[in-house]
RNA sequence: AGCUUAUCAAGAAAGGCAGAGGGACUGGCCCUGUGAAGCCUUGGCAACCGGUCGAUGGUCAACCAUCGAGUAGGUGCUAAAUCCAGCUCCGAGCAUCGGCAUUCAAGCUGUUGCGAGGGGAAAGAUGAGCC
Numbered sequence: 001a002g003c004u005u006a007u008c009a010a011g012a013a014a015g016g017c018a019g020a021g022g023g024a025c026u027g028g029c030c031c032u033g034u035g036a037a038g039c040c041u042u043g044g045c046a047a048c049c050g051g052u053c054g055a056u057g058g059u060c061a062a063c064c065a066u067c068g069a070g071u072a073g074g075u076g077c078u079a080a081a082u083c084c085a086g087c088u089c090c091g092a093g094c095a096u097c098g099g100c101a102u103u104c105a106a107g108c109u110g111u112u113g114c115g116a117g118g119g120g121a122a123a124g125a126u127g128a129g130c131c
Stems, first nucleotide, its partner, number of pairs: 002130007013042005021031003025086004043078003047075003052069007082123001087120004093114003097110004
C1' cells in the first nucleotide's frame, strides 16, 4: 500500500518554537497575524485494543465461545453532523402544459420542471485483524 470489519449528529485545553496557510478531493461555505500547517511539553475526551475479574454455555477440569465490567498502557482525537453537497431511490408540497368535469367554481387525472425531508451507496477518517 491492499483486503475484511466496527464506528463516525456526542465529547475534549493551555504554553513554547514557527510564520501562511488550512478544513482529504471538486463545488460551496467556513477557520486563520486576536497566529494556519508542522514540531515539542503538559492536560483532557473516550471509539477500538488491553492485564484481570464476573456470568452463561460446551465438557468435571484444562481449554474454548458469548456477554458484561475494564487497570496501567497502545493507537486515535481535542472548530463547524465526516462542516454541507457530489451517485442513486423515495418524496409532502409548489409551478407549468393538457385531458375529463362544472352555469361558473370546487373536483379528478396525465406530462414537464422545482423540491423540504428521508433511505441506500461511493469516497474519506480512525481502531482491530489479515497480508

Predicted 3D model of a 131-nucleotide RNA (SAM riboswitch aptamer (S box leader)) from a Flavobacteriales bacterium. Lineage of the source: Bacteria > Pseudomonadati > Bacteroidota > Flavobacteriia > Flavobacteriales. Its mean pLDDT, the model's own confidence on a scale to 100, is 81.